[in-house]
Molecule: small-subunit ribosomal RNA
Organism: gamma proteobacterium symbiont of Bathyaustriella thionipta
RNA sequence: AAAGUGAAGAGUUUGAUCCUGGCUCAGAUUGAACGCUGGCGGCAUGCCUAACACAUGCAAGUCGAACGGUAACAGCAGAAGCUUGCUUCUGGCUGACGAGUGGCGGACGGGUGAGUAACGCGUAGGAAUCUACCCAGUAGUGGGGGACAACCCGGGGAAACCCGGGCUAAUACCGCAUACGCCCUACGGGGGAAAGAUGGCCACUCCUUGGAAGCUAUCACUAUUGGAUGAGCCUGCGUUGGAUUAGCUUGUUGGUGGGGUAAUGGCCUACCAAGGCGACGAUCCAUAGCUGGUCUGAGAGGACGAUCAGCCACACUGGGACUGAGACACGGCCCAGACUCCUACGGGAGGCAGCAGUGGGGAAUAUUGGACAAUGGGGGCAACCCUGAUCCAGCAAUGCCGCGUGUGUGAAGAAGGCCUGCGGGUUGUAAAGCACUUUCAAUGGGGAGGAAAAGUUCAGUGCUAAUAUCGCUGAACCCUGACGUUACCCAUAGAAGAAGCACCGGCUAACUCCGUGCCAGCAGCCGCGGUAAUACGGAGGGUGCAAGCGUUAAUCGGAAUUACUGGGCGUAAAGCGUACGUAGGCGGCCUGUUAAGUCAGAUGUGAAAGCCCUGGGCUCAACCUGGGAACUGCAUUUGAUACUGGCAGGCUAGAGUAUGGUAGAGGAAAGCGGAAUUCCGGGUGUAGCGGUGAAAUGCGUAGAUAUCCGGAGGAACAUCAGUGGCGAAGGCGGCUUUCUGGACCAAUACUGACGCUGAGGUACGAAAGCGUGGGGAGCAAACAGGAUUAGAUACCCUGGUAGUCCACGCCGUAAACGAUGUCAACUAGCCGUUGGUCUCAUUUAAGGGAUUAGUGGCGCAGCUAACGCGAUAAGUUGACCGCCUGGGGAGUACGGCCGCAAGGUUAAAACUCAAAGGAAUUGACGGGGGCCCGCACAAGCGGUGGAGCAUGUGGUUUAAUUCGAUGCAACGCGAAGAACCUUACCAGCUCUUGACAUCCAGAGAACUUUCCAGAGAUAGAUUGGUGCCUUCGGGAACUCUGUGACAGGUGCUGCAUGGCUGUCGUCAGCUCGUGUCGUGAGAUGUUGGGUUAAGUCCCGUAACGAGCGCAACCCCUAUCCUUAGUUGCCAGCACGUAAUGGUGGGAACUCUAAGGAGACCGCCGGUGACAAACCGGAGGAAGGUGGGGAUGACGUCAAGUCAUCAUGGCCCUUAUGAGCUGGGCUACACACGUGCUACAAUGGUCGGUACAGAGGGCUGCAAACCUGCGAAGGGGAGCGAAUCUCAGAAAACCGGUCGUAGUCCGGAUCGCAGUCUGCAACUCGACUGCGUGAAGUCGGAAUCGCUAGUAAUCGCGAAUCAGAAUGUCGCGGUGAAUACGUUCCCGGGCCUUGUACACACCGCCCGUCACACCAUGGAAGUGGGUUGCAAAAGAAGUGGGUAGCUUAACCUUCGGGAGGGCGCUCACCACUUUGUGAUUCAUGACUGGGGUGAAGUCGUAACAAGGUAGCCGUAGGGGAACCUGCGGCUGGAUCACCUCCUUA
Repeated sequence: AAAGUGAAGAGUUUGAUCCUGGCUCAGAUUGAACGCUGGCGGCAUGCCUAACACAUGCAAGUCGAACGGUAACAGCAGAAGCUUGCUUCUGGCUGACGAGUGGCGGACGGGUGAGUAACGCGUAGGAAUCUACCCAGUAGUGGGGGACAACCCGGGGAAACCCGGGCUAAUACCGCAUACGCCCUACGGGGGAAAGAUGGCCACUCCUUGGAAGCUAUCACUAUUGGAUGAGCCUGCGUUGGAUUAGCUUGUUGGUGGGGUAAUGGCCUACCAAGGCGACGAUCCAUAGCUGGUCUGAGAGGACGAUCAGCCACACUGGGACUGAGACACGGCCCAGACUCCUACGGGAGGCAGCAGUGGGGAAUAUUGGACAAUGGGGGCAACCCUGAUCCAGCAAUGCCGCGUGUGUGAAGAAGGCCUGCGGGUUGUAAAGCACUUUCAAUGGGGAGGAAAAGUUCAGUGCUAAUAUCGCUGAACCCUGACGUUACCCAUAGAAGAAGCACCGGCUAACUCCGUGCCAGCAGCCGCGGUAAUACGGAGGGUGCAAGCGUUAAUCGGAAUUACUGGGCGUAAAGCGUACGUAGGCGGCCUGUUAAGUCAGAUGUGAAAGCCCUGGGCUCAACCUGGGAACUGCAUUUGAUACUGGCAGGCUAGAGUAUGGUAGAGGAAAGCGGAAUUCCGGGUGUAGCGGUGAAAUGCGUAGAUAUCCGGAGGAACAUCAGUGGCGAAGGCGGCUUUCUGGACCAAUACUGACGCUGAGGUACGAAAGCGUGGGGAGCAAACAGGAUUAGAUACCCUGGUAGUCCACGCCGUAAACGAUGUCAACUAGCCGUUGGUCUCAUUUAAGGGAUUAGUGGCGCAGCUAACGCGAUAAGUUGACCGCCUGGGGAGUACGGCCGCAAGGUUAAAACUCAAAGGAAUUGACGGGGGCCCGCACAAGCGGUGGAGCAUGUGGUUUAAUUCGAUGCAACGCGAAGAACCUUACCAGCUCUUGACAUCCAGAGAACUUUCCAGAGAUAGAUUGGUGCCUUCGGGAACUCUGUGACAGGUGCUGCAUGGCUGUCGUCAGCUCGUGUCGUGAGAUGUUGGGUUAAGUCCCGUAACGAGCGCAACCCCUAUCCUUAGUUGCCAGCACGUAAUGGUGGGAACUCUAAGGAGACCGCCGGUGACAAACCGGAGGAAGGUGGGGAUGACGUCAAGUCAUCAUGGCCCUUAUGAGCUGGGCUACACACGUGCUACAAUGGUCGGUACAGAGGGCUGCAAACCUGCGAAGGGGAGCGAAUCUCAGAAAACCGGUCGUAGUCCGGAUCGCAGUCUGCAACUCGACUGCGUGAAGUCGGAAUCGCUAGUAAUCGCGAAUCAGAAUGUCGCGGUGAAUACGUUCCCGGGCCUUGUACACACCGCCCGUCACACCAUGGAAGUGGGUUGCAAAAGAAGUGGGUAGCUUAACCUUCGGGAGGGCGCUCACCACUUUGUGAUUCAUGACUGGGGUGAAGUCGUAACAAGGUAGCCGUAGGGGAACCUGCGGCUGGAUCACCUCCUUA
C1' cells in the first nucleotide's frame, strides 16, 4: 500500500574430500482407477477406450385469425325408434379438428472430435457481398385467369406405396395494369410487384332481421432505402515434431476475353507469357480440432484443451445436388458401398457422435425417472401446443466444503494385553463408575421463498368519425409449483445409531517383543533377510491423516538437468585438422535529414465466465452474485529523436597501397657434393666371423670377418643445432641457381571503413593405404628359421617381401594437442632469447638505454572444483562461428553423400546400469628412486636335512583312535607329565528331581559291621549307633523317600562377547590442544641440515606446546663403604682332635641382607656450525643405554581360545545329563617338524685327584651302618632346614690301554633274569644285571642358531608327579672364531614418485570360447496399410447439346409459336479395376554383433617402469586378450646432460 506477498532442500559414485553428473524423494494437481473402510448434508462432476454395433420409448413442430373441408370428440338444432331418457340418424350450426393444400419453423437448440498443420483457430484490419423474422423511412396493395391435392370412382402390390379418371378452395400458381424509389442501358430507351385475414362501426350509398360496398383498428402482403442481427469473402502476424524429407509446381504464377457466384478471385474455360514457392525450411512424413482458459511454477516458462463459453469440422462410409433468407442439411432427398431388419423372393426399410437404455471394448464412468412450475426456443392475434434445450429428482465418497461420532469428572493408576533389568513400566483418565448435553440421524407437528406474468372487470390515456375494438398505464378479482414428506422452526426419547486407513532403517514424524534364517519375503532411492532383523510376517505400543486413507497412472515443480530470466567446452560431456570465402550476424569519428526500430500520450479493441480486489446472499464454507482491477496483446493516431537503422555529405585513429631496407630448414624446379652402409672386381691374409642374458639359426677353407685399391647404385644429409628460425595447419635442415608466397622495421605520401566473423561451399592436409609406371642401398609389416617359455601365433637373434624413394592420380584420417576457435580492446612487474629501428658514451670489439615484432621462464591482482592460467590468459569485456547435455549400447545399425577399395562423413533406437567421470587427500602397493637399521646378507663357529631312537603333526586305519592349535605367529603346542583315574571318545550294563545347588513335605542322627548276587555301578539281607544346641515350643548339620519348580551339558556359535594371549616389535613410532594454511578431505607441528640405539638431542622453521611410546625411575649382577653377626665365616688369642670352626672366643675377611657411594661425555685434545654430538685419551671396579631382566604406544590380523574361567543366543531333558566295567587317546604302508645319541683318537675305556651354583624336602628329604654285581632292600639318626638331607658335580687334571677297524666307536633291536611304584605294569611304566650288537664312516637340493662370559661343550637342580623326560624352566663349570663392508636376499623405519588398488597386489582387470535369457541389425521371401504415375470404369447429380415423345395459364393470323417436361447424348465425377513405382508396419529358415546373468574354460592385454611404457591413426597377422611395421602424442617411470627460471 484496494486489485503481482513471492523463490528452502535431501539421499545416492569415495576409505574420506571438493567438483561434474545422472537417478530417486519430500509439494501441488486429476473427468481418474484399484485395495481396505464408510454417518449426514450442501455445491459440483461422471465412456478419457470402439467416430464399435444398436432392441425399445421419447428428443420439431405449430397455425382453422391462409384454404377446401368434417374422419374422431363435445355442444346445439332437427328427425326416427321406442323400454320417456336412452339409442340411432341428419345438419359444419358451434367449440374444435384426423388427413390434405398453404405459411413459418425443421440451417436454432442438443451431440461428438473422426478429419484438418489449414485463413481451421486466435488477434488486428479490409472491401467486392447477402441477410427470413425485427426496427425506422418512402411508395403501394387495382383488375383478371388456369390448375392441383384432399374428396369420389376404378386398378396394381405381401408391404412400402403406386397408377388412371372426375370435382374443388386459397395468403398455392400465372398473366395484365401501375412504378417515387429499384434494376439494365449503346443514354435513345427498356424491365420488373402485391394477398388477403380477423375484430368493430354502419351516420352517408344499395338491398335491408342483417349484410354488401365503405370506414376504422390490428395482423399480414408488394417494391425500395437505411439500421440491427446473422452469414460469406480477403489480408498482416501468431499457431507441433522430423533435413536419416531438398528441391516442389502445369491451372502451376501472371495477363486478356468469356463463363460462374450473393460477392472478389484460375473459382472455371480459351488464348498468351514463363513464371511461382523454397535453407527466414518449400515439398513430403508423423502427430493434432483451435481458443478463452485449466494444472503447475516466485516468475519466465512447461504440460494440458473434461465440465462452462466462442469458433470450426462431422452426422454409418464415399459422392451429389434439390428446396430455401440461410444447408450441399444429425432425427430431409438421390446414388454407390458395408452392415442390420422385414418379405408372399417380386421387392422394401434403417442410421442414438440427441435423452435414457442394451451389447461390446475396457482399469473405468450413472436412471429405459418427473415437469414444462421457472429460464429460453418454435408456431400462433391469443388462449395455447411442442420442447430428453432446460429445471429437478435418482445412482457414485469421483472431487471440493461443512458437521457429527459426545462433554465434564473419575487412581483402586482395576482387569486383560504387551514389555521387563522382575523392582516395575506401558496401554492410561483411557475404560468402568458418577454428573450432564442432544448437533446430525429417527419419530410427530408446523412451514417460507422460488410467482412474475397471462386472463377477466374497472379507471385514465392514444389511434379513430366513434363513448367500438386495439395499444399503453394503474387498481381490483381469479388462478398457475415438477422439485416436495422442500429449506427452516418446534416437540419427544436416549450416549443412545455413527472410525477407519497408511506408516514407524535413513531421506521422514513415529520402537519394542516373537516367528523366520539370502528361505519366505520387502523395496521410491540407498538397500534389508545367511540364528539375537527397530527394514520380512504377527503382536503390543507409537506417528500421520481422517469419512476417508493408501497404491498405481499422469502433469508441472524441485531440475540452473536445454540455462530468455539462468549453464557450459585446457584435464569432468564439449573448439571443426587448418585456412580462404558466399549468405547471414556485427561494425570507427563528425554533420545534416528521415522516423523503420525505440520511447511517451490519446483512441479503438482485447466477448462473457474464470484469476485478483472489494461489497452482498445462503447460520459458516464450498457455492452464487454486484462493482472494480487486470487481460502484460494488436491496430490507428499524435508527438519525442539520445541510441540503432535508412539516405546524403565529410574525416583518418581500423584496413589497405606506394618507397627503402631486414631475417629466415617458407614453397616449387634443375644441377652439384662429400662421409657412411651394401654390392661387385682385384690385392694382402687365415680360421673363424656374427650374434646374445646365455645360445643357436646364419656366413666362412669353393678363403669369410679384418685390411688396401678401384668401381656400381640408392637413400639420407653428422658437426653447426639452440624451449633458435620460417609457415595457416600438416610440416620444413648438405650446397648452388632460377621462379615464387608471406612476415617485420623506418619514414613519409595516398585511398577513405574498403572491416571482423563466417552456416553451406572451396582449397590444403603427417603416416599408413590404393592405382599406373619407374627405382630399390639400408631399414622392414607379412613370411621363414633359431632361441625363450607350461605354451610363445610375442618380446631377443639370423634372414626377408610389400612398403619406405620418384612421377602422376586417389584417400581425407591421427594424442591432426597448447587436448585451449578467430578477431579486437583493457589490466603490476622481473629475467632470458631471435629479427629490426632509434639513441648514449665509446679507438674497435663489446656494452647501456628506449621502442617494436616474435619466442620462453617466474610471478601480482583476478579467475579456477582443484591442478593450474596469469599481457602468447584459462583475467575483465565486445563480435561471430562450432560443439556439449549420465554411463554402456555406439561413433554402431539403417538410409543418404563421397571413395577403385580399405573406408570416410552424417548419425539413431530398443535394451541395460545407478552410477560413469575430473582434481586433489590419506593410506597401501610397485619386478620406482633416495637415506638408514636389524645375525638381514657377508665373515666365522656349530647344527638340521642322510642313520637309529624319542616326541608332535598330517594321512591312513579303527567301535573309538575325544577335542582344539594349521605360513612366519600350528607341529617336545593346550599337556608342569593318558596303565585305572585323568577322559571329554567307543562298546556294554545301569539311573531319571538326577553325580552337584536352592526351596517344600515326610521319615531318620550322622555313620557303621557282616553276608549274598553281579565285571562293577547297584540291589537284597543284616549289626552297632540314638549324637549337638535349647527359652523345652523347637532349631542346626547330615542321610533317605516323594512332588514340582529346576539341576546338568568338555553340546553349537571365538564370525554375538568379556577376560587372557600371540604377532608385526622393544620396531620408533602414534596422537592431541591452540594457532596458521587449504572451499574441503586434510596439511603444518612430525618435513629440512646434522646427530642418535631411539620422534635421542641440537639448529633451522607458522608454528608453539602437550600426551602415549623411547630413555630414566624398578629388580639382578660388577667395585667400595656403613650397620648387623646365626645356622654362615675364622685373621689374631686359647683349648681339643688322627682329622674337621669341633669348642671358648672374635666381628677383621668371605658371605648373608638392609642402607648408601659410584658413571655424568663430568675432565683433556681433536672434528663439527661457537650446537647437538662424534673420535681419541686420562682417571676409574666399571666409559659412553657397563651386562642381563621386568616393562610391549596408537593399532593390524573378524589372528587364537565358548575345552581354564565368565557369558548372550540356540539346542538336549528316561538324554547331547549321570554312574560303572572294559577298551581307546600308545594303531602304522607312509610324509613332515622338533629333539636325543652317534658315526669316534680334541676320542672310547680303566684307575686316581680337584673345583660349583641355584634349588627341593613332613602323604616329605632321608644320613651313618648292614645286604645285593646292580636297580634296590633293611634301617631309621637328623631336618619344616645358611644347621639335617637330596648330593657322588661333570667336563678338567694325572696315569694306563685301544691305533683307524663298522672297531674296546655306536648303541638300536631282541632274549633271559630282576628291582621299584601302584588295587593293577597284557594292551601300555621306569630302572638294573647278563647276553645280543642294527643303521651309521659327518650327510643332496635346501635350511637354522649365534657378535662375548656369547656360540660350542660339561654336568647339576626344579615344577608336574604314586610311578613314568631325550621335553620344559633354571643353575653354574670350561670357554672360542669372525664382522672388509651394505652390492645383493629377507624384514623394518623415514622422505619422495606412479597408481584404474582402499576387502588395499593373495588388489584390480581384458578378450575369445561354452550355457541361459532379452531386445535389436541383415536376410530368399511372405502378408497388410498409405501414396505417386499411367490407364480403365462411370451410379446419382449438375451444366451443355438435342434428331424423338410430350405439354393448363402467355402470344396467336388458331395453322402454330414461346416456354417447360420426359428421353437421348457430351463434359465433370464417387465406388471399383489393372499395370508399375515409392514408403511404412508386421512376420521369416538362417545369420551378425550387443546386453544381462554368486562361484564354467583358456590365457594375463591394461592399472606400478604392470614386468616389451602406454595410447592415437593406419596396414598386415594371430584361439583370445593382442602382436608387429610406419608416423604421431605424453595423458610415461627412472637416471643423466643441455637450456631457462626462482631464491638479500